Model confidence (mean pLDDT): 83 of 100.
The part of an RNA shown here (small-subunit ribosomal RNA, 5' domain) has 538 nucleotides and comes from a metagenome.
The full RNA is in RNAcentral, with records from SILVA.
Context: one part of a larger RNA
RNA sequence: GAACGAACGGUGGCGGCGUGGAUAAGACAUGCAAGUCGAACGGGAUUUUAUUUGUAGCAAUACAAGUAAAGUUCAGUGGCGCAAGGGUGCGUAACACGUGGGCAAUCUGCCCAGGGACGCGGGAUAGCUCGGCGAAAGUCGAAUUAAUACCGCAUAAGGCUAUCGGGGACAUCCCCGAGACGCUAAAGACGGCGCAAGCUGUCAUUCCUGGAUGAGCCCGCGGCCUAUCAGCUAGUUGGCGGGGUAACGGCCCACCAAGGCUAUGACGGGUAGCUGGUCUGAGAGGACGACCAGCCACACUGGAACUGAGACACGGUCCAGACACCUACGGGUGGCAGCAGUCGAGAAUUUUUCUCAAUGGGCGAAAGCCUGAAGGAGCGACGCCGCGUGGAGGAUGAAGGCCUUCGGGUCGUAAACUCCUGUCAUUUGGGAACAAAACUUCUGUUUAACUGACAGAAGCUUGAUAGUACUAGAAGAGGAAGAGACGGCUAACUCUGUGCCAGCAGCCGCGGUAAUACAGAGGUCUCAACCGUUGUUC
Numbered sequence: 001g002a003a004c005g006a007a008c009g010g011u012g013g014c015g016g017c018g019u020g021g022a023u024a025a026g027a028c029a030u031g032c033a034a035g036u037c038g039a040a041c042g043g044g045a046u047u048u049u050a051u052u053u054g055u056a057g058c059a060a061u062a063c064a065a066g067u068a069a070a071g072u073u074c075a076g077u078g079g080c081g082c083a084a085g086g087g088u089g090c091g092u093a094a095c096a097c098g099u100g101g102g103c104a105a106u107c108u109g110c111c112c113a114g115g116g117a118c119g120c121g122g123g124a125u126a127g128c129u130c131g132g133c134g135a136a137a138g139u140c141g142a143a144u145u146a147a148u149a150c151c152g153c154a155u156a157a158g159g160c161u162a163u164c165g166g167g168g169a170c171a172u173c174c175c176c177g178a179g180a181c182g183c184u185a186a187a188g189a190c191g192g193c194g195c196a197a198g199c200u201g202u203c204a205u206u207c208c209u210g211g212a213u214g215a216g217c218c219c220g221c222g223g224c225c226u227a228u229c230a231g232c233u234a235g236u237u238g239g240c241g242g243g244g245u246a247a248c249g250g251c252c253c254a255c256c257a258a259g260g261c262u263a264u265g266a267c268g269g270g271u272a273g274c275u276g277g278u279c280u281g282a283g284a285g286g287a288c289g290a291c292c293a294g295c296c297a298c299a300c301u302g303g304a305a306c307u308g309a310g311a312c313a314c315g316g317u318c319c320a321g322a323c324a325c326c327u328a329c330g331g332g333u334g335g336c337a338g339c340a341g342u343c344g345a346g347a348a349u350u351u352u353u354c355u356c357a358a359u360g361g362g363c364g365a366a367a368g369c370c371u372g373a374a375g376g377a378g379c380g381a382c383g384c385c386g387c388g389u390g391g392a393g394g395a396u397g398a399a400g401g402c403c404u405u406c407g408g409g410u411c412g413u414a415a416a417c418u419c420c421u422g423u424c425a426u427u428u429g430g431g432a433a434c435a436a437a438a439c440u441u442c443u444g445u446u447u448a449a450c451u452g453a454c455a456g457a458a459g460c461u462u463g464a465u466a467g468u469a470c471u472a473g474a475a476g477a478g479g480a481a482g483a484g485a486c487g488g489c490u491a492a493c494u495c496u497g498u499g500c501c502a503g504c505a506g507c508c509g510c511g512g513u514a515a516u517a518c519a520g521a522g523g524u525c526u527c528a529a530c531c532g533u534u535g536u537u538c
Stems, first nucleotide, its partner, number of pairs: 001538004006534005013387006019380002026343003030340003035080003040077002043074014087298003097222007106215002111211007119153004129142005158184003163178006188203006224270003231261003236258004241253003273295004277288004300321005323334004351377001353376003359373001360371004390420004400411004424479001426474005439459008482527005487508003493522005503510002
């Protein structure tokens, strides 16, 4: 000099864009952060309409019971999602990360392309009801019911396999080809036409092949400190056989051999998430890894599996532990390193805000619902950038302060005063973009046909931010300057007080009676909505 997720002191007008728990991965009150589908399914409640029966009435109608349809809603079965998104950096010196390769050793829901199938049947169960236990959380039993839930049979293009043939030097093994009589699929819902049988559209379902995407595994190389750590290692190193996995492998196991690593630093100890990058520097290098992006690890602590295409799963389950809460003392409940917020520790880090309008995600045929992702607003001079705090004229150089050699000098065109301007703030009006889709209707193409698909047109509606940005007008210099320094380094000097005292200080050093170095004043210098100090890095 530059830099910072900074802090502290003094001061503080506006705006834009960023940024904000670095310490206790300490503990957490409260609210919200993952749901959705009735076009998979049965049921409860309720509303409306239609209708049947009964009773009352001359009738309109009223009441009661029932049936059907449509709608709303509730819990449940079922499907998909909850493995994404969001947070944190504890652990980890490791194939964790980066980079370059490999898998003839692998899997992949939804999605895309192509092909095959979608036939027949069965038994349960939740819910509801009844009963028992319990303070509660909940739990047990009985009866009963549905499905795109579950199970069986059929079909088998395709896939898998026993087996067969050929080849590789070889028995096991590998490659190529063939391949069964063996194994392996399924589910409906909503419409349209039709008297019906039936035909048909869309979505969904199932199997196979390929792709895409995502993931798993293996290897080369690269990047911390320490030798005051020198030897380490028995599943250890390899083989053979098996088990296990989606898959290779001591991943696991039985047997056999005695290997494997190491001064090119093994093993141990310390520290640490890694990278793109950031800061600095002419560069080489050094330091760092906040924000943003990629990967990894973790979710109160430790362990385990289940479900699933995917987890050994932050807002799932089980076991153990610590802590906290409820309790009828028998027993239960909980997990903010999600967004806000509280306490604590700390030099120190924000609102218990608005909206799903946009972008993206989940579910759904769609309308739509959900979304503390996200988009916004709020707070903090925490940072960077921009703007303003006025402009021109104005000398008898006013008053006043300070200095003075008492003549005067200086603050100083500075002020007053005159004439202007109107940025920002204030105030009165106007007032955005971000919105196009989706939806409905119509037309055309496709089609045997269509309410389907595609294309086009028209209609209708949707903005949190926000009455904001921006813009027009009004008024009036009115509302807006401080901080540090002035002995040398280092730009800037005098007076008074003090008297080795009080004090200053980054280094050298000042102060013991004329201190440009302490304190105050006037003046000056440098930066400026900031200025200094401290800390850290180069």